Context: one part of a larger RNA
RNA sequence: AAGUAACGAAAAACCAGGUGAGAAUCCUGGUCACCGAAAUCCGAAGGUUUCCUGGGCAAGGUUCGUCCCCCCAGGGUUAGUCGGACCCUAAGGCGAGGCCCAACGGCGUAGUCGAUGGACAACAGGUUAAUAUUCCUGUACUAGCUAAGUUUAGUGAUGAAGGGACGCGGAAGGAAAAUGUUAAUGACUGAUGGAUUAGUCAUACCAAGCAGGCAAUUCGUAGAGUAGGAAAAUCCGCUCUACAUAAGAACCAACUGUGAUGGGGCGAAGAAACCCUCGGGUGGAACCGUCUAACAUGGAACCAUGCUGCCAAGAAAAGCUUCUAAGCGUUUGAAGCUUAGUUAUCCGUACUAAAACCGACACAGGUAGGAAGGUCGAGUAGACUAAGGUGCGC
Numbered sequence: 001a002a003g004u005a006a007c008g009a010a011a012a013a014c015c016a017g018g019u020g021a022g023a024a025u026c027c028u029g030g031u032c033a034c035c036g037a038a039a040u041c042c043g044a045a046g047g048u049u050u051c052c053u054g055g056g057c058a059a060g061g062u063u064c065g066u067c068c069c070c071c072c073a074g075g076g077u078u079a080g081u082c083g084g085a086c087c088c089u090a091a092g093g094c095g096a097g098g099c100c101c102a103a104c105g106g107c108g109u110a111g112u113c114g115a116u117g118g119a120c121a122a123c124a125g126g127u128u129a130a131u132a133u134u135c136c137u138g139u140a141c142u143a144g145c146u147a148a149g150u151u152u153a154g155u156g157a158u159g160a161a162g163g164g165a166c167g168c169g170g171a172a173g174g175a176a177a178a179u180g181u182u183a184a185u186g187a188c189u190g191a192u193g194g195a196u197u198a199g200u201c202a203u204a205c206c207a208a209g210c211a212g213g214c215a216a217u218u219c220g221u222a223g224a225g226u227a228g229g230a231a232a233a234u235c236c237g238c239u240c241u242a243c244a245u246a247a248g249a250a251c252c253a254a255c256u257g258u259g260a261u262g263g264g265g266c267g268a269a270g271a272a273a274c275c276c277u278c279g280g281g282u283g284g285a286a287c288c289g290u291c292u293a294a295c296a297u298g299g300a301a302c303c304a305u306g307c308u309g310c311c312a313a314g315a316a317a318a319g320c321u322u323c324u325a326a327g328c329g330u331u332u333g334a335a336g337c338u339u340a341g342u343u344a345u346c347c348g349u350a351c352u353a354a355a356a357c358c359g360a361c362a363c364a365g366g367u368a369g370g371a372a373g374g375u376c377g378a379g380u381a382g383a384c385u386a387a388g389g390u391g392c393g394c
Base pairs, nucleotide, nucleotide: 013031014030015029016028017027018026032391033390034389035388040371041370042369046352047351050350051075052074053073054072055071056070060068061067080141081140082348083347084346085345087118088117092113093112094111098107099106100105122139123138124137125136126135142344143343144342145341146340147339148338149337150336151335154328155327159323160322161321162320167310168309169308170307173303174302178297179296180295181294182293183292184203185202186201187200188199189198205263206262209258210257211256212255217250218249219248220243221242222241223240224239225238226237228236229235264291265290266289267288273282274281275280311314357366358365373385374384375383376382
């Protein structure tokens, strides 16, 4: 320079009360304003206690501060089923032997690791200041073990086969969620004219599982033979024969029943206990009532890894099913089924989607994925708005 520029989106504040030494800035209430495919909700990565409660105001906070993502102290993350490990493999890594190489080392078979993929059993309600598909209540499911009962001849893998198992585009059908309208039911009736044959507002119902199951979709079955599937096979493949073409079978979205004599919402009514200015207030137990119908829109979940067209021809392995080998078993009863009981390890789980991550900052930037209502609209555009969240720390 200078008490100058600046105080970080032009979404916006104002009033009353409270607390306090102190209030434009903290808390409560009201009015106003902003977002609403987001400035809401969930939640990988990353952060690592920032979460909750009590206390505090030196410093941090671009002002203030009684407030805080700051400081101090205490508390908080509960799982057979969610995610990961215990299962499987991809790219890729490592790599017994092996090949190569002055040394170090390089490559690579068997194998072993490696998710961003495959496989795999839980839902609804309640509860905390802070966790919940984890706790509690109710109802389930998965795997193993034990016992009892029952059937009676097969069972059995690291091997064989099937399956898992997959592209891109298009079209049609069914259809959940969601939404709207009308009726119905309940409550209320207004500063100023009208308004009870009216108007406004509210309404909610409920999962997994289990049992059935329409549409859609798919379709062969039985027998004989057999030189292939590294051994075997009743399995697969191949050949032949008979029957069958949809009133069948399989699998089943929706839907129905059950789950539910339960839970939840709304209304009415309010016990114990506690506080009190004796008027009442807080509190919520038990009990009671009620929780319908029709139509329409919708459709990206699901039926469905379906159907169909095309050429560039679109992972693997395990779980799973079938088959046999060795072994085991046939009254010394393998194996299956039913019922009951019992067991179920380790890790993650708070909070945060931006003031908590990456950007030196409480930075107008960046950050996979899912949900995302209404009116107008082709629409996830745009405008206004619900739930919800904010008014961007002078």